RNA sequence: CCCGCCGAAUCUGGAGAGCGGCGCCUGGUUCCAGGCGCCCACCGAAGGGGCUAACGGCUGGUGCUGCACCAGUCGGAAAAUCUCAGGUGUAGGGACAGAGGGGUGUAU
Numbered sequence: 001c002c003c004g005c006c007g008a009a010u011c012u013g014g015a016g017a018g019c020g021g022c023g024c025c026u027g028g029u030u031c032c033a034g035g036c037g038c039c040c041a042c043c044g045a046a047g048g049g050g051c052u053a054a055c056g057g058c059u060g061g062u063g064c065u066g067c068a069c070c071a072g073u074c075g076g077a078a079a080a081u082c083u084c085a086g087g088u089g090u091a092g093g094g095a096c097a098g099a100g101g102g103g104u105g106u107a108u
Base pairs, nucleotide, nucleotide: 010099011098012097013096018040020039021038022037023036024035025034026033027032028031041088042087043086047084048082049081055075056074057073058072059071060070061069062068063067
């Protein structure tokens, strides 16, 4: 000096499930909106929990010649599972995916 990789901001896509019931408060006014509390029913893709598969470690046994098998035990993912949290009209959030690609100065 060049190229590549990682990478923040930012942009885009992005599912599911009650616009639930009751009560209180506030604001407009005769009905609506918002907030809070309780109750029932649901969802899984913020976050989180528990496992367990592959695989690996250790111990013991068997067969055999440093390997195999069996048993026990420990470790061990997830978009599977749980539903604590969160969510169940619009909005917002949203795992994940795609794009993107640092700073400074000048000019337009």
Molecule: Glycine riboswitch aptamer
Organism: Pseudogulbenkiania sp.